Context: one part of a larger RNA
């Protein structure tokens, strides 16, 4: 000198683009954040419309009832999702990560290809009735639908086979209809993933021994799949000074600083890949989890209780209390891109889009321009004057950005715009409304004067200060930066 996710301190006009809990992986009030289908199903609250009939009567109005059409709340069965998006480094020295290989896998949705879609059956929610219980909730009885369940039959490709045989599917719905969306089996693609293995890329010897499922083998098991992955036998292997084991530390990377590079140094944002979700373990569903907004046991912590016994999990977005030098709004909308449902309208979506606060930082731009005498006033001072100095006033312009009006968009391929009357753009007024901060002894660009007097103070290093201080403090006056400037922290 750069550089920062920065902090302080003293100041601060505008605007684009960016970033903002680095420390308690502390605890969280309260809102939201992942649902969606009625074209899978049973029902259906309510509200309107047009009829009937019954009462009251003010004779065309009100209340009950009931029938047709129409809406279809809330909940339930069922479907795909809810394994993705988000969010954080606790733990990880590992095939965890980068990067090249490999083989014994699996892969909802998609693509394309071949076949099939026949005929039949019990039930369970919800609904109603009764019971328990402060609740959370839960029990008995009875009805009921299906693309929810189970059996027949049929299966060429498919599985298993001792090759003779044996097993093994399906589901409809909407439209008059033409069709169309589905559902079943198998093969193939593509995407996604699981698993080996080889090299890379930290410290410590003030860790030298370490391992019994340990190292191989045989056999069963287990899994989508190789395998001590697991078990029963049998063997005694196996790693290790080219650092095992053990301590400490630490998510990996692509990349960012920094530097002529070689190197160091981090790993904020943004992008892959990991691992996590109060803490620990566990497994169900399901193609996919051993599952942030699931389930269960179990610990801590918090709440609620009718003491008998329930609830919850912000390392999502906001917000809050703690910590702390320090890090925003309990906005706005799904217009846009992007995702889950749906056959669609469409609903959902703190993903995202934008706005809000910080000069966090990088970038641009103002804070006026010419002319104009050496006024005044401060400062010094050898009293002649110098200097502040075109600097001010004064005269002659201009109006960026702010400000008031008014117009006024791209982003929307038809239609639909939060942002937003926003960007922008014309018109008007008037220099109007915009400048500090550090230093001035050498290093290192800037010097005088009073003040104080080894005091007060200043300091990065050397080092000033004890009565003539360019060093402390103040004035003028100067240097350097500039909406910043300086201190401090850290890195090269």
């Nucleotide at each position: 000198g750069a550089a920062c996710g920065a902090a302080c301190g003293c100041u601060g006009g505008c605007g684009g683009c960016a970033g903002g809990c680095c420390u308690a992986a502390c605890a969280c009030a309260u809102g939201c954040a992942a649902g969606u289908u009625g074209a899978a199903c049973g029902g259906g609250a309510u509200u309107g419309a047009c009829g009937g009939a019954u009462a009251g009567c003010u004779u065309g109005c009100u209340a009950u009832u009931u029938g047709u059409c129409a809406u279809g709340a809330g909940a339930g069965u069922a479907g795909c999702g809810c394994a993705c998006u988000g969010g954080u480094g606790a733990g990880u020295a590992a095939c965890a990560c980068g990067u090249g290989g490999g083989a014994a896998c699996a892969u909802a949705c998609c693509u394309u290809u071949u076949a099939g879609u026949g005929g039949g059956g019990g039930a369970c929610a919800a609904c109603a009735g009764g019971g328990g219980g402060a609740a959370a909730c839960u029990u008995c009885u009875g009805c009921u639908a299906a693309u929810a369940c189970c059996g027949c039959a049929u299966a060429a490709a498919c599985c298993c086979u001792g090759a003779g045989g044996g097993g093994g599917a399906a589901a409809g719905g909407a439209g008059u209809a033409a069709u169309u969306c589905g559902c079943u089996a198998a093969a193939a693609g593509a995407u996604u993933g699981g698993c080996c293995c080889g090299c890379g890329g930290a410290a410590g010897a003030u860790u030298a021994g370490g391992u019994a499922g340990u190292u191989g083998g045989u056999g069963a098991g287990g899994u989508a799949a190789a395998g001590g992955c697991c078990c029963a036998c049998c063997a005694a292997g196996c790693c290790u000074a080219c650092g095992a084991u053990c301590u400490a530390u630490a998510g990996c990377u692509g990349g960012u600083c920094u530097g002529a590079g070689a190197g160091g140094a981090c790993g904020a944002a943004c992008a892959g890949c990991c691992a996590c979700a109060u803490u620990g373990g566990a497994a169900c569903u399901g193609a996919g989890a051993c599952a942030c907004g699931g389930u269960c046991c179990a610990g801590a912590c918090u709440c609620c209780u009718a003491c008998g016994g329930g609830a919850g999990g912000c390392a999502g977005c906001a917000g809050u209390g703690a910590g702390g030098a320090a890090u925003a709004u309990u906005g706005g909308g799904c217009a846009a891109u992007g995702g889950a449902g749906g056959a669609a309208a469409c609903c959902c979506u703190g993903a995202c889009c934008c706005a809000g606060c910080c000069a966090u930082g990088c970038c641009g731009c103002g804070u006026g321009a010419g002319u104009g005498a050496g006024a005044a006033g401060g400062u010094c001072u050898u009293c002649g004057g110098a200097u502040u100095g075109u600097a001010a006033a004064g005269c002659u312009c201009u109006u960026u950005u702010a400000u008031a009006c008014a117009g006024g968009a791209a982003g929307a391929u038809g239609a639909u715009g939060a942002c937003a009357g926003u960007a922008c753009u014309g018109u008007a007024a008037g220099a109007a409304a915009a400048a500090g901060c550090a230093c001035c002894g050498g290093c290192a660009a800037a010097c005088u004067u009073c003040g104080u007097g080894c005091c007060a103070g200043c300091a990065g290093c050397c080092g000033c200060g004890g009565u003539a201080a360019u060093a402390c403090g103040a004035a003028g006056g100067g240097u350097g930066c500039g909406a910043g400037c300086g201190u401090u922290g850290u890195u090269c």
Predicted 3D model of a 492-nucleotide part of an RNA (small-subunit ribosomal RNA, 5' domain) from an uncultured bacterium.
RNAcentral holds the full RNA, with entries from Greengenes.
The prediction has a mean pLDDT of 89.